[in-house]
This is a predicted structure of a 71-nucleotide RNA (transfer RNA) from an Armatimonadota bacterium. Its Rfam family is "tRNA". It is annotated as a transfer RNA. Gene Ontology term of the family: triplet codon-amino acid adaptor activity. The sequence is in RNAcentral, with records from ENA. NCBI's taxonomy places the organism under Bacteria, Bacillati, Armatimonadota. The coordinates come from a structure-prediction model, not an experiment, and the mean pLDDT is 83.
């Protein structure tokens, strides 16, 4: 240089073009004589630009970053 595959909460994965879900985390609270567990609430995420579409995490271009491949 070229081709391929990946980006969603602090991590770890969900999500047939129709209200982004869930575990662990974190914070409060119950419960214990205290912790720990267990339970209850609540916290917060679709890398970035433009596009189709009545609607985009999703489909089309392209940058960015990470991983592979190839001489």
């Nucleotide at each position: 240089g070229c081709c391929c595959c990946c980006a969603u909460a602090g991590c770890u994965u969900a999500a047939u073009g129709g209200u982004a879900a869930a575990g662990c985390g974190c914070a409060c609270g119950c419960c214990u004589u205290a912790u720990a567990a267990g339970c209850g609430u609540g916290u917060g995420a679709u890398u970035c630009g433009a596009g189709u579409u009545c609607a985009a995490c999703u489909c089309c271009c392209g940058a960015u970053g990470g991983g592979g491949g190839u001489a």